[in-house]
């Protein structure tokens, strides 16, 4: 330079057009003498960017930026 994948709450990871969700993790309560395990509940995301297409995009297309794997 070219090809092909990945990027989504701290981590890991679904979600293939209709208000963005799991698991651990934090925090509060409950329970215990206490802690641990268990129950209940909360907070935490510009969905990498940037445009485009659509009534309506994490999800569709175009560029860019990082990342891996491959060709050269």
């Nucleotide at each position: 330079g070219g090809a092909c994948g990945g990027u989504u709450g701290g981590c890991g990871c679904a979600g293939u057009g209709g208000u963005a969700g799991c698991g651990c993790g934090u925090c509060u309560c409950c329970u215990u003498g206490a802690c641990a395990c268990g129950g209940a509940g909360a907070a935490g995301g510009u969905c990498a960017c940037a445009g485009g297409u659509u009534c309506g995009a994490a999800c569709c297309c175009u560029g860019u930026a990082c990342c891996g794997u491959c060709c050269a």
Molecule: transfer RNA
Organism: Armatimonas rosea